RNA sequence: UUGGUUACAGGGCAAAACCGGAGAAAUCCGGUGACGCAAAGCUGCGGGUCCUCGGUCGUGAUGUGCGACACGGACAGCCGGGUUGUCAAA
Numbered sequence: 001u002u003g004g005u006u007a008c009a010g011g012g013c014a015a016a017a018c019c020g021g022a023g024a025a026a027u028c029c030g031g032u033g034a035c036g037c038a039a040a041g042c043u044g045c046g047g048g049u050c051c052u053c054g055g056u057c058g059u060g061a062u063g064u065g066c067g068a069c070a071c072g073g074a075c076a077g078c079c080g081g082g083u084u085g086u087c088a089a090a
Base pairs, nucleotide, nucleotide: 012037013036017032018031019030020029021028022027035077041083042082043081045080046079047078048075049074050073051072055069056068057067058066059065
């Protein structure tokens, strides 16, 4: 110095729920709040999961539903990868 591990130190993030806002939705932003997290920092590259306003096709029906496909979108606290990072006893 690097890697594993995680005692010690400084600390950090922030689930659900509630309130306000954005969105068709998944979900996101702010506040309150802490379930947890050694990367629960960042990154949609691979896998996975979720949404479907609008488009196409099919089906149905006196109803505006259902299914499939393509495009698009979301989740980093689903897993993996990339990348940055605190302490440093044993």

Record summary: This is a predicted structure of a 90-nucleotide RNA (c-di-GMP-I riboswitch aptamer) from a Desulfuromonadaceae bacterium. The source organism's lineage runs through Bacteria, Pseudomonadati, Thermodesulfobacteriota, Desulfuromonadia and Desulfuromonadaceae. It was read from a public genome assembly, where an Rfam model found it.